[in-house]
A computed fold for a 1869-nucleotide part of an RNA from Actinorhabdospora filicis, annotated as large-subunit ribosomal RNA, half A. Model confidence (mean pLDDT): 81 of 100. Rfam family: Bacterial large subunit ribosomal RNA.
Context: one part of a larger RNA
């Protein structure tokens, strides 16, 4: 250690439960706001917070009503103080206050703040201040004024308004309008007029009373449901889209102008003094009034069987009074009555008072006793009563009678809503008919063209609507429509308005209901939820329910610093103890039984020794006792050893794969829902017929509803005909149909499909609308910053040189995208980091570094868009198009996953098509149902087609050799012809041998087809239908093609297994041999394959063979391995091999050659001798020479060599851990091999024996039953007399539900079929439960299996379960699934730059807290002090769970308390910049977008305090001192003016009298002409008449139009001249008269000034510093010297106020004067005259004095948790800034805001005023801390980023470096 039991922990799962949620239904009500809303900020309670309430009248105030005993809301209690029967709290209704922000509205704004202006009151001496109330913009009505430009208009001011503005879920309209997405691509089309943005209403909105639809018949306004209908159409006629009329129903409602005419008022223009008018007739009378024309108002009218207006005739008339010049009459006008109809949501419009009823609080309100069980009774029993109430809900477990309620009933002062009456209002009391009808009947319209759009209509034949632009009618004898477009004919009457109700939707208020959830579910939210968190922003977004009936929430004791725990008490229970019901599982313990240290594990399974339990089952022994042991059985833990045995899934031809996924566990997690859509099967109903939709009664799941659909008849494009019909000349034929009559429908349930997201998950990505330049990129305004050192351009000086220059030197001088270098900025190199210290850094180098430079603030520029010295770089850790949300559940022909069971059957990886090849359509294969009924298949046997395989070579090529030779070459030969001849080439022909997939004279085998006959009856064949999957296939013989006659390659045919198939065999191994697993068996026989052992069975027989461990890999090639065959030689005439001799002459053949002699080499290769001997096989040599061979002779004596065939072996033959190419051992007459042959073993194969399913037959039972259905019947209802309903009995019957016996079958994926199990709810019907329900552990037991037990045993503590039926969020191991939890790696890796030590304190505890010595670091910082940015971190007190990378007595932690004090710092009340907004205005579909006036808007301009001193924690704020600014100001004081007085300047009106090439009047003098009228000509205008007419038109002729002529001569034009009038202008009178100047103020006008860049260098100065022999205090010590130049420590002050130095800067004065938008005295510009000086005047650090008789200080004294208090010296000298004079001065070229403000100067206002002057006022906000960080920014107490000041000492050129000083650290192991 592992297994098992038993206890626990942790963690929260199950099961119960609900306060929350989801869908609906009904009712209400359907805005809300300038009378300030939605939504919000702050506040409000005696005590902190949150959430309701509420609003300074703040948990509330007032008034009516309601109620009746308590009550101060809640989380959530304590503890205080209150109120209340004189009615509190509390609830209805109505008032009243409602701070601030928001349409926000008096200006401004960074929402919740800041600052104003006017009344008016209210404080003050005044100021300043403090309430109330008012003040924005547009419109739109009215009034005043009032421009170019006369009237007018624009504008402008004022008033008036219950006008507007903003918000709101859905629903209306109306304007603009995508894209993914389908069309398997895409551009027309789809999606889709969606989505979404924007305007706009309203409770509904929009439409709406026919210029309709229809179709020879008709409706009769709109809206809406249902049908019609997926039709009619449209349509890359593609995917898709898609009406309407009619019919059936909800609902019902119709009305108002324009015009004609006629009047009354206003302008205009016109005409008359009377023929014009005054209501008509008649008669009189009076009178200045018509008539056209526009506007306006009233009347009239208002329609399509066209109406109306006028006109003309009929008809007719409530009552009274009036009225129109009189008078009758008639008519009209008006007032009152009557009477009739009508209204307040249209047709005209306010009401208001009575009933009724309802909402908004409320009352009343029936009926139980006992007893058992229990902690508790409501449960069980045993009696009772209620019910118009037995809805629910709660009460210590189920309650009609306990409580609220519930049925029924009652009830409102006061607001509100409906419904009715009455008052009240309106209208009518006449019109109506006829005729006629010259006038009138909606104009930039209607139509027409063009381009779009919208409708089924995608431009078509395109009709209707409708938009722009163009063009442009008619008036009823007109016009529109009827799908181009004519005609007939019908319908209608447009170009103005209004219009309830049915219909849509529901934030919101009441009531309800659920086969909806029950804390991973239901709302994102059951609990502080749009809360925490994240994110600059839009945005995005959680987790988290449960003690108990009741806190009865554990007093007291004990251990512990505490957390915690033990007792003991409470409780029915404490393993309900606030980490609380139940309390699974991962995971972590503890105990205990067996077992484990020579051993190899897909962790199982089979068999089993042992070792422990347990057990009355047996035997036996014992005991009072089946009590207790033994033994044996039975069951049950553990397993020594042995056999077999490579997870699961998903993807695949093929996984144990080393292909995917899954650390573990509990929960959740995927074929669903609608469209009454289509089809199919099942089942029910009725049936030649079946149903009803919407809707209506209203509540039964009941009737009604007959539009509507399908069916009953086809055919045919149709038109149509019809049992036929279509082609067709046809009565042929033929195609689709009838036929023997035919079966449909409607429901419901289920497969499958279609259209929707459609099984679930996942994309890159497009489109819209919106946030985002705190990140960077560019650009705007404004501010800042670069230590020190080097070089020395240009110019200027001098010298030098020239004719003058050029030129040279010498200096001065200080330029530079100049050099070195820090700070600052980059980021080149290396090394380290790489789960970091850090999502980019560290160290050490390195590069620029006055410039194109860095930097701070505020600002602009947006996503197809910006920014880019440009890399596609950056646009907030994201960039070849940012980021949210939406469209969207885009699409995915791709991946991965898809959850219980058993039972039948069981593919496929092929063919054809495919922008198709990993998809898909059809066919093929597979399942089920139906139908046929051997058609199937196998084998005989007969019969037939064919051109393969061999094979041939007779064709078609192809080819070797020989033979002949035509022809063609060479060569000879020839005058020429001929001719000769050829190792040349060679056709045909001819002989011999080949060759073919595209050759065949030939030609099987198999295989196909056809008949026939047996077999078999197979899950056999065929047909129609539902429903799949497959279309990726692999190897293996065999035929073949690619390849290389390569490949575990490919690609076809063919069989076969794999696939989807287990089992034997091959060691082990999908595809190879053997065999197809239905379940059990410790039973038999076989296959393949095997029997020596591992390892069942033979070391079985016989006969060879192999020596090579071949066997137990291999090739060309090689060899005298070795059996066996066969054949040619030699051989007793003697062979082969040994061993002896012999191997010679011609000759050194001949050429060659130096040579060549058998033997370089060529050529030829005889001839002698002889037994036999090559002109020579070999070695030799310079050639010779020599030794040899072949031959030959002895010698020995029997065989002996070749050649092929062929078994079996050898060589060839080389790889990495270690034999490793039999499976191991190990085998040699075998344990290899051939060959026979005789046994055995061998499987899930076959047989036995039993089950169990299926599935065929056959019996049986068929009356044994029922159920349906036909007929016959018995009673009985009903009846519309046809019938139909139930009912009894008989009788058929082919449906449906058995039983037995016997064949036969059950491997399977992908699919198909069939039958169950279980989960949650629900209806019925039954039953369990506190004597104990789910749930949870954990035994036994059952089923073939999902599972199940009303078996048992703990826990648990309130529900729960059967049965038969019906509904689903209905089954999980895998989705890199989602959560939550819990392991693992692991006590592992860090523990984040860097010194620390010792003592002493506190504490329960000290390496880190305090204090204190010593030691170390920083020191251009690691010091101090600001911005910005953060928000209490600051200070004291007290804590130690949790943060702190470790402890922690300590903290930036936790608690409780405390701190921030300004006229002068900063900002506002002042200003402007970039730029932002924007009154009117332009432009823009909207939505906005730009800009004027103006108004914000610091980073800049303006502006008035300083030193000390206090505290725990502030200080230029508080205190002490001493300024200063402003603004009021008593008294009092000077001064200027007014007034007076003086002076000075100084008009006009009007008026005399002149003047002028001045104007023009009448009038003159020339010139010109229109009307009219005459008269001539035209007709393309219009129109009236008459005549013909072919109905288009001619033709005469009037009139009107156009032209010419001639007359005409207007208050007519032009032109010259014309006054005393008019104008201009001079004098003189009014008149020195009116009158002006002469205080101070002063502009929103003018003008200065404010006001500005970079270097770059000299000067004076100070800050500081250093030094002292000089001043002062301190000290001479534990010790040897030390009184001296020892040694230590110090040797000061602000503003402000006087003065005004170094320096720097500037001329003055007058006069004119047309510019400065008016005016100016100011500026500006001219011009005069005076100055140039040690002047004058303005600025300016400093420094000196004052400030200060005052602080402050070394030090000394005191003080001990406190506390002060005194207190000398304050001098010399040196040195010195980057500070100050200095916004100056040289230089330079890149020419370097702006407005206040301050100074002046007129306009202007003015009788008063300025100065001093005791007082006297001075508002808002910030102000703690932190600030190169442990407090900002980076997720952290993060080595990293962050702007500005200040800058000691020694060396140093330095702000480099090093090392000290103040001072501040020692860094959280």
């Nucleotide at each position: 250690g592992g297994c098992g039991c038993a206890u626990g922990g942790u963690g929260g799962a199950u099961g119960c439960c609900u306060u929350g949620g989801c869908a609906c239904c009904a009712g209400g009500a359907g805005c809300c706001g300038a009378u300030g809303a939605a939504g919000g900020a702050c506040g409000u309670g005696g005590g902190a917070g949150g959430c309701c309430g509420c609003g300074a009248u703040a948990g509330g105030c007032c008034u009516g009503g309601g109620g009746g005993a308590g009550u101060u809301g809640u989380c959530a209690a304590c503890c205080g103080a209150g109120c209340u029967g004189u009615g509190a709290u509390c609830c209805c209704a109505g008032g009243a206050u409602g701070u601030c922000c928001g349409a926000a509205u008096g200006g401004g704004g960074a929402a919740a703040c800041c600052c104003g202006g006017c009344a008016c009151g209210u404080g003050u001496c005044a100021u300043u201040g403090c309430g109330u109330g008012u003040c924005a913009c547009c419109c739109a009505c009215c009034g005043c004024u009032g421009a170019a430009u006369g009237u007018a208009u624009a504008g402008g001011c004022g008033g008036u308004g219950u006008g507007g503005a903003g918000g709101g879920a859905a629903c209306g309209c109306g304007g603009g309008g995508a894209a993914g997405u389908g069309a398997a691509a895409c551009a027309u089309c789809u999606c889709a007029g969606u989505a979404c943005c924007c305007g706009u209403a309203g409770g509904a909105a929009g439409a709406g009373a026919a210029a309709a639809c229809a179709a020879c018949a008709g409706u009769g306004a709109u809206u809406c449901c249902g049908u019609g209908a997926g039709u009619a159409g449209u349509g890359g006629c593609g995917a898709g889209c898609g009406a309407a009329a009619g019919c059936g129903g909800a609902u019902g409602a119709g009305g108002c102008u324009a015009a004609a005419c006629c009047g009354g008022u206003g302008g205009c223009g016109u005409g008359u003094g009377a023929u014009a008018c005054c209501u008509g007739g008649u008669a009189g009378g009076g009178g200045u009034u018509g008539c056209g024309u526009c506007a306006u108002c009233g009347g009239g009218g208002u329609u399509g069987c066209g109406g109306g207006a006028g006109c003309a005739c009929c008809u007719g008339u409530c009552c009274a009074g009036u009225u129109g010049c009189u008078a009758c009459c008639a008519c009209u006008u008006c007032u009152g009555g009557c009477u009739g109809c009508a209204g307040u949501u249209a047709u005209a419009a306010a009401g208001u008072c009575g009933u009724g009823u309802g909402u908004u609080a409320a009352c009343c309100g029936a009926a139980u006793g006992g007893u058992c069980u229990g902690g508790g009774a409501a449960g069980g029993c045993c009696g009772a009563c209620c019910g118009u109430a037995g809805a629910c809900g709660g009460u210590g477990a189920g309650a009609g009678u306990c409580c609220g309620g519930u049925a029924g009933g009652u009830g409102a002062a006061a607001a509100c809503g409906c419904a009715u009456g009455g008052c009240c209002u309106g209208c009518a009391g006449a019109u109506g008919g006829u005729g006629u009808g010259u006038c009138c009947c909606a104009a930039g319209u209607a139509g027409c063209g063009g381009c779009g759009g919208a409708c089924c209509c995608c431009u078509g034949a395109a009709a209707u609507c409708u938009g722009c632009c163009g063009u442009g009618a008619a008036u009823c004898u007109g016009c529109c429509a009827g799908g181009a477009c004519c005609a007939c004919c019908u319908g209608g009457u447009a170009a103005g308005c209004c219009u309830a109700a049915a219909u849509a939707c529901u934030u919101c208020c009441u009531g309800g209901u659920g086969a909806c959830c029950g804390a991973u579910a239901g709302c994102g939210g059951a609990c502080u939820a749009g809360u925490a968190c994240c994110g600059u922003g839009a945005g995005g977004g959680a987790a988290a329910g449960g003690u108990g009936a009741a806190a009865a929430g554990u007093a007291c004791c004990c251990c512990g610093g505490g957390a915690g725990g033990g007792g003991a008490g409470u409780g029915a229970a404490a393993u309900a103890g606030u980490a609380c019901c139940u309390g699974a599982a991962a995971c972590c313990a503890u105990g205990u039984g067996c077992u484990u240290a020579c051993a190899a594990u897909c962790c199982g399974u089979c068999a089993g020794g042992g070792c422990c339990c347990g057990u009355g089952c047996a035997u036996u022994c014992u005991u009072u006792a089946g009590u207790g042991g033994a033994u044996g059985g039975c069951g049950g833990g553990u397993g020594a050893u042995g056999g077999c045995g490579u997870g699961c899934c998903u993807u695949u031809u093929g996984a144990a794969g080393a292909a995917u996924g899954a650390g573990c566990c509990u929960g959740c997690g995927a074929g669903u829902u609608a469209g009454u859509g289509g089809u199919g099967c099942g089942u029910g109903g009725c049936g030649a017929g079946g149903u009803u939709a919407a809707c209506c009664u209203g509540u039964g799941g009941a009737g009604g509803g007959u539009a509507g659909c399908c069916g009953u008849a086809g055919c045919g494009a149709a038109a149509g005909c019809g049992a036929g019909u279509c082609u067709g000349a046809a009565u042929a034929g033929g195609g689709c149909g009838a036929a023997c009559a035919u079966a449909g429908u409607c429901g419901c349930g289920u497969g499958c499909u279609c259209u929707a997201g459609a099984c679930c998950c996942g994309a890159a990505g497009c489109g819209g609308a919106g946030u985002g330049a705190u990140c960077u990129a560019c650009c705007c305004a404004u501010g800042g910053g670069c230590a020190g050192g080097u070089u020395g351009a240009a110019g200027c000086g001098c010298g030098g040189g020239u004719a003058a220059g050029a030129c040279c030197g010498c200096g001065u001088g200080g330029a530079g995208g100049a050099c070195c270098g820090a700070a600052c900025c980059c980021a080149c190199c290396a090394g380290c980091g790489u789960u970091g210290a850090a999502a980019a850094g560290c160290u050490g180098g390195g590069g620029g570094a006055u410039g194109a430079c860095c930097u701070g603030u505020g600002g602009g520029u947006a996503g197809g868009g910006g920014u880019g010295a440009a890399a596609g770089g950056c646009c907030a850790a994201u960039c070849a198009a940012a980021c949210u949300c939406c469209g969207u559940g885009a699409u995915a022909g791709c991946u991965g996953g898809u959850u219980c069971u058993c039972c039948c059957c069981g593919a496929a990886a092929u063919g054809c098509a495919u922008u198709u090849a990993g998809g898909u359509g059809c066919a093929g294969c597979g399942u089920c149902u139906c139908g046929u009924g051997u058609u199937u298949c196998u084998u005989g046997c007969c019969g037939g087609a064919g051109g393969u395989a061999g094979a041939g070579c007779a064709c078609u090529g192809a080819u070797u050799g020989g033979c002949c030779u035509a022809g063609g070459g060479g060569g000879c030969c020839g005058a020429c012809a001929a001719g000769c001849u050829u190792a040349c080439c060679g056709a045909a022909g001819u002989c011999a041998g080949u060759c073919a997939a595209a050759c065949u004279c030939c030609g099987a085998a198999u295989g196909c087809c056809g008949g026939u006959a047996a077999g078999u009856g197979a899950g056999a064949g065929c047909g129609a239908g539902g429903c799949a999957g497959u279309g990726a296939g692999a190897c293996u013989g065999c035929g073949g093609g690619g390849g290389a006659u390569a490949a575990g390659c490919u690609c076809c045919g063919u069989a076969g297994u794999c696939g989807a198939g287990a089992g034997g065999g091959a060691a082990a191994c999908a595809g190879c041999c053997c065999a197809g697993a239905u379940c059990a068996c410790c039973g038999g026989c076989u296959a393949a394959g095997g029997c020596c052992c591992c390892u069942a069975a033979g070391c079985g027989u016989g006969u060879g063979c192999u020596a090579a461990g071949u066997g137990g890999a291999a090739a060309a090639g090689g060899a005298u391995g070795u059996g066996g065959g066969a054949u040619c030689g030699c051989g007793g005439a003697g062979a082969c091999a040994a061993c002896c001799a012999g191997g010679a002459g011609g000759u050194u053949g001949g050429c060659u050659u130096a040579g060549a002699a058998g033997c370089a080499g060529c050529c030829a290769c005889c001839c002698u001798u002889g037994a036999a001997a090559g002109a020579g096989u070999g070695c030799g040599u310079a050639a010779u020479a020599g030794c040899u061979c072949a031959c030959u002779g002895g010698u020995c004596a029997a065989g002996u060599g070749g050649u092929u065939c062929u078994g079996c072996g050898c060589c060839g033959a080389u790889a990495a851990u270690g034999u490793a190419g039999c499976g191991g051992g190990g085998c040699u007459c075998a344990a290899g091999u051939a060959c026979a042959c005789c046994g055995c073993c061998g499987a899930a194969g076959c047989c036995g024996u039993g089950g169990c399913a299926c599935u065929c037959a056959c019996a049986c039972a068929u009356u044994a039953a029922c159920c349906a259905g036909g007929c016959c019947u018995u009673c009985u209802c009903c009846u519309g007399c046809g019938g139909g309903g139930g009912u009894u009995g008989g009788u058929c019957c082919a449906g449906g539900u058995g039983u037995g016996u016997g064949g036969g079958u059950g491997g399977g994926u992908a699919g198909g079929g069939g039958a169950g199990c279980g989960u949650c709810g629900u209806g019925c019907g039954g039953g369990c439960a506190g004597u104990g329900a789910a749930g949870c552990a954990g035994c036994a037991g059952g089923g073939u299996g999902a599972c199940c037990u009303a078996g048992c045993u703990g826990u648990g503590g309130a529900g729960g379960c059967c049965g038969c039926g019906c509904g689903a969020g209905u089954g999980a191991g895998a989705a890199u699934g989602c959560a939550g939890g819990c392991a693992u790696g692991a006590g592992u890796a860090g523990c984040g730059a860097a010194a620390g030590c010792a003592g002493g304190g506190u504490g329960a505890g000290a390496a880190a807290c305090c204090c204190u010595g010593c030691c170390g670091c920083c020191g251009g910082a690691u010091g101090a002090c600001c911005a910005a940015g953060g928000g209490u971190u600051c200070c004291a007190g007290g804590g130690c769970c949790a943060g702190g990378c470790u402890a922690a007595u300590c903290c930036g932690c936790c608690c409780u308390g405390g701190g921030u004090a300004a006229g002068u710092c900063g900002g506002g009340a002042c200003c402007u910049a970039a730029g932002g907004c924007g009154a009117g205005g332009c432009c823009g579909a909207g939505a906005g977008g730009c800009g004027u006036a103006g108004u914000c808007g610091a980073u800049g301009g303006a502006c008035a305090a300083c030193g000390g001193g206090u505290u725990g924690a502030u200080a230029u704020u508080c205190c002490c001192g001493u300024a200063c600014c402003c603004g009021c100001g008593u008294a009092g004081a000077a001064g200027c003016g007014a007034c007076c007085a003086u002076g000075a300047c100084g008009a006009a009106c009007c008026u005399u009298c002149g003047u002028g090439u001045g104007c023009u009047a009448a009038c003159c003098a020339c010139u010109c002409c229109a009307a009219g009228c005459a008269u001539c000509c035209u007709g393309u205008u219009g129109u009236g008449g008459g005549c013909c007419u072919u109905c288009g038109g001619g033709u005469c002729u009037g009139c009107u139009g156009g032209g010419g002529u001639g007359u005409g001569g207007c208050c007519g034009g032009g032109u010259g001249g014309g006054a005393u009038c008019c104008c201009g202008u001079g004098u003189g009178g009014u008149a020195g008269u009116a009158g002006u100047c002469a205080a101070g103020c002063g502009a929103u006008g003018g003008g200065g000034u404010g006001a500005c860049g970079c270097a770059g260098g000299a000067g004076g100065g100070u800050a500081g510093c250093u030094g002292a022999u000089c001043c002062c205090g301190g000290u001479g010590a534990a010790u040897g010297g030390u009184a001296g130049u020892g040694c230590c420590g110090g040797g000061c002050c602000a503003a402000g106020c006087a003065u005004g130095u170094a320096g720097c800067c500037c001329g003055a004065a007058c006069c004119a004067u047309a510019g400065g938008u008016a005016a100016a005295u100011c500026c500006g510009u001219g011009g005069u005259u005076c100055a140039c000086g040690u002047a004058g005047g303005g600025u300016g650090a400093g420094a000196u004095g004052u400030g200060a008789c005052g602080g402050g200080u070394a030090g000394c004294c005191g003080a001990u948790u406190g506390a002060g208090g005194u207190g000398a010296a304050g001098u010399c000298a040196g040195u010195g800034a980057u500070c100050c004079c200095a916004u100056g001065c040289u230089g330079c070229c890149g020419a370097g805001a702006a407005a206040a403000g301050c100074c002046u100067c007129u306009a202007g206002c003015g009788a008063g005023u300025u100065u001093c002057g005791a007082g006297c006022g001075g508002c808002c906000c910030g102000u703690a801390c932190c600030c190169c960080a442990a407090a900002c920014c980076g997720a952290c107490u993060c080595a990293g980023g962050u702007g500005g000041u200040c800058a000691g000492g020694u060396a140093g050129a330095g702000a480099a470096u090093a090392c000290c000083a103040a001072g501040g650290c020692g860094a959280u192991c």